Transfer RNA from a Chloroflexota bacterium, 74 nucleotides, folded computationally. Rfam family: tRNA. About the family: Transfer RNA (tRNA) molecules are approximately 80 nucleotides in length. By type it is a transfer RNA.
RNA sequence: UGGGGAUUGGUGCAGUGGUAGCACACCGGACUUUGGAUCCGUUGACGGAAGUUCGAAUCUUCCAUCCCCAGCCA
Repeated sequence: UGGGGAUUGGUGCAGUGGUAGCACACCGGACUUUGGAUCCGUUGACGGAAGUUCGAAUCUUCCAUCCCCAGCCA
């Protein structure tokens, strides 16, 4: 430098144009002498900026970070 991939709550993952969801964790409650386990409930996120569209996590462009492959110089 070129090509490819990834970026969604605290963590790990779904969601390929139409209500952003699941599990764990945190917090609150039930249970328990207490704790753990179990059960119930709550909170919380689309990397950034533009564009297309009635509507974007999803499509397009640019930027940022990380990973893989190839190349150049030494």